[in-house]
RNA sequence: GUGCGGGAGAGUCUCCGGUCACUGCACGCAGUGCCGGAGCGCCGAAGGGGCAACUCCUCCCGACAACCUCUCAGGCUCACGGACCGCAC
Numbered sequence: 001g002u003g004c005g006g007g008a009g010a011g012u013c014u015c016c017g018g019u020c021a022c023u024g025c026a027c028g029c030a031g032u033g034c035c036g037g038a039g040c041g042c043c044g045a046a047g048g049g050g051c052a053a054c055u056c057c058u059c060c061c062g063a064c065a066a067c068c069u070c071u072c073a074g075g076c077u078c079a080c081g082g083a084c085c086g087c088a089c
Stems, first nucleotide, its partner, number of pairs: 001089006011040001013039006020033005041076003047072001048070003055063002
């Protein structure tokens, strides 16, 4: 690295729209579901950014990690994804 298995967290919130489906009915509307967009709130384990000690360095400077931290990205029904772990090659 590849294959298989396991694998967490956080609103299926609010509003708008839809050539969509269903229901009610006073036939003009309303409601529910689904999809898209936006807003706020939130999560943190793809990725990305940042820092310590030890250590390296004659000195200065500097280098160096994370599931720590920041939330840019990503994610907050399911699915996908998913650090990491196990087995096989």

Description:
The RNA shown here (Glycine riboswitch aptamer) has 89 nucleotides and comes from uncultured Marmoricola sp. Model confidence (mean pLDDT): 76 of 100. Its Rfam family is "Glycine riboswitch aptamer". Gene Ontology term of the family: glycine biosynthetic process.